Glycine riboswitch aptamer, 90 nucleotides, folded computationally.
Parts: sequence; structure tokens; C1' cells
RNA sequence: CGACAGAGCUUUGGAGACACCCAUUAAAUUGGGGGCCGAAGGUGCAAGCGGAAACGCCAAACUCUCAGGCAAAAGGACAAAGUUAACCCA
Repeated sequence: CGACAGAGCUUUGGAGACACCCAUUAAAUUGGGGGCCGAAGGUGCAAGCGGAAACGCCAAACUCUCAGGCAAAAGGACAAAGUUAACCCA
């Protein structure tokens, strides 16, 4: 000096699913019941590795739906651009 990947910050984009029932409220307010969604977070594991075995470690947008969510807002995995600092590699 340059590049890949990752992290923080800023901006932009960003899906899904009941305004169902009862009570209540000024109110899609609150509580309960039923139904539903998958993209915060979390659970489970295929290959692989270890082990004689049992089993252990272990990924995802898969899976479960614990948490969360089902007007808008907010949140939002992820993506793009900018930026910051450090590490690693050549």
C1' cells in the first nucleotide's frame, strides 16, 4: 500500500400471520379464551470430528414455537452504501 471475511456505528430497503369470541375501556385500553405467523433472541440436528459403545461436540432462512409477533407505529433476520477501530493473510 492492497485484498477477503467478521465486528461497531450511520443511512436506505426489509416478509409472514385474526381489528375472532367473552368481559372491560374514551380507545385496535386491559384481562381471559380460541386461531394463526416465522425473520430479534432461544430449542433441536445432517455431514463431519471424538468414542468400543452409550453418547459428546456441532450449521442454516431447516425445525420447535419457550420468548416474540398477527391495523399503523415500533421491532425486525437479512441486504446495499458509507464510515470506525482492531485482528488475520499475502
Its Rfam family is "Glycine riboswitch aptamer". Gene Ontology term of the family: glycine biosynthetic process.